[in-house]
RNA sequence: AGUUGAUAAAGGCAAACUAUCCGAAAGGAUAGGACGCAAAGCCACAGGUCUAAGGCAAUUACCAUGGCUAAGACGGCUGAGCUGCCGAC
Repeated sequence: AGUUGAUAAAGGCAAACUAUCCGAAAGGAUAGGACGCAAAGCCACAGGUCUAAGGCAAUUACCAUGGCUAAGACGGCUGAGCUGCCGAC
């Protein structure tokens, strides 16, 4: 430096759920908690998924109703990019 995750050690992260807070929601933050994870570290660039406040158009006398839409989210859905611990070859 490349390939790789059999074994081992040191350590790391933390799903569901619960509490409080933020948010229109999706979701997020903190604390508890561990289902799992060798990038479950970073990044919304491509695909995918979720939400629809606002906007658009529709119905409607009004109230209101459902529809479309990301500029909002998800990196613990996949790929690309960047970085990294330990071991083996």

This is a predicted structure of an 89-nucleotide RNA (c-di-GMP-I riboswitch aptamer) from Candidatus Immundihabitans aquiphilus. Its mean pLDDT, the model's own confidence on a scale to 100, is 86. Rfam family: c-di-GMP-I riboswitch aptamer. From the family's description: GEMM was predicted in a large-scale screen for bacterial structured RNA regulatory elements. It was read from a public genome assembly, where an Rfam model found it.